[in-house]
RNA sequence: CGCGUCUUGACGGGGUGCCGGUGAUGAGCCGGCUGAGAUUGCACUGCAGAACCCGCGAACCUGAUCCGGUUAGUACCGGCGUAGGGAUUCGAGACCAGGCCCAGA
Numbered sequence: 001c002g003c004g005u006c007u008u009g010a011c012g013g014g015g016u017g018c019c020g021g022u023g024a025u026g027a028g029c030c031g032g033c034u035g036a037g038a039u040u041g042c043a044c045u046g047c048a049g050a051a052c053c054c055g056c057g058a059a060c061c062u063g064a065u066c067c068g069g070u071u072a073g074u075a076c077c078g079g080c081g082u083a084g085g086g087a088u089u090c091g092a093g094a095c096c097a098g099g100c101c102c103a104g105a
Stems, first nucleotide, its partner, number of pairs: 001098001004095007011055004017033006039049004060085003066079004
C1' cells in the first nucleotide's frame, strides 16, 4: 500500500399490516399473529418525527382481496420472479490474505 471483512457518520430510499373482544359492523380501548420493524404527534383520505431495514450482493412497490397451502385472518409460507419498477451514494476507524520499499543482521 492493500482484495476483503467488521464497526460507524452524513445524505438518500422504504414499510408500518391482519385477526378477535367491547362498542353500533364506527371512533376509542383491550388482547392476539407474523416479523428487523406493525410506533408517536398533528391534520383527518395526508404530512412530520422516533425506532428498524435498505442504498445493485438492493430494502420495498406493482401485479394482488391473483394462484396453491395454512389459518381466526385480504395476515403468514410458497409460486408468480432470471417479471416490471426502485434510493444507485460519499466519508471515517479497526483488522487483514498478499505485495512493494527502506534499514539492520
Description:
Predicted 3D model of a 105-nucleotide RNA (TPP riboswitch aptamer (THI element)) from an Oleiphilaceae bacterium. The coordinates come from a structure-prediction model, not an experiment, and the mean pLDDT is 80. It matches the Rfam family "TPP riboswitch aptamer (THI element)". About the family: Vitamin B(1) in its active form thiamin pyrophosphate (TPP) is an essential coenzyme that is synthesised by coupling of pyrimidine and thiazole moieties in bacteria. A reference for the family is Kubodera et al. (2003), "Thiamine-regulated gene expression of Aspergillus oryzae thiA requires splicing of the intron containing a riboswitch-like domain in the 5'-UTR", FEBS Lett. Lineage of the source: Bacteria > Pseudomonadati > Gammaproteobacteria > Oceanospirillales > Oleiphilaceae.